[in-house]
Model confidence (mean pLDDT): 80 of 100. The RNA shown here (SAM riboswitch aptamer (S box leader)) has 98 nucleotides. It matches the Rfam family "SAM riboswitch aptamer (S box leader)". Rfam links the family to the GO term regulation of gene expression. It was read from a public genome assembly, where an Rfam model found it.

RNA sequence: UUCUUAUCAAGAGUGGUGGAGGGAACUGCCCUGCGAAGCCCGACAACCUGCAUUGAAGCAAGGUGUCAAAUCAGCGGCCUUUGGCCGGAAGAUAAGAA
Numbered sequence: 001u002u003c004u005u006a007u008c009a010a011g012a013g014u015g016g017u018g019g020a021g022g023g024a025a026c027u028g029c030c031c032u033g034c035g036a037a038g039c040c041c042g043a044c045a046a047c048c049u050g051c052a053u054u055g056a057a058g059c060a061a062g063g064u065g066u067c068a069a070a071u072c073a074g075c076g077g078c079c080u081u082u083g084g085c086c087g088g089a090a091g092a093u094a095a096g097a098a
Stems, first nucleotide, its partner, number of pairs: 001098008013041001015040003021031003026074003042067003047063002049060003071090001075087005
């Protein structure tokens, strides 16, 4: 890098530092000097892992991951159409394979 499988409505800071951006990309929309990103600390979750078990439920937190908005929306279908539901594309994360 590609492929496969699973998940993506829950959860997580009145902290320190920093000083203008951020939300994958594009468009929209939104967040942000009432302080963005990044870094440190903290927290959440439980895919792998460890423990236990016939198995499952369970416990821990070593490897990852996460901490605005359903993955913010977009495309298609349907409905009781400022909106909602189902599905798709693209993407994210984990595990495995090439």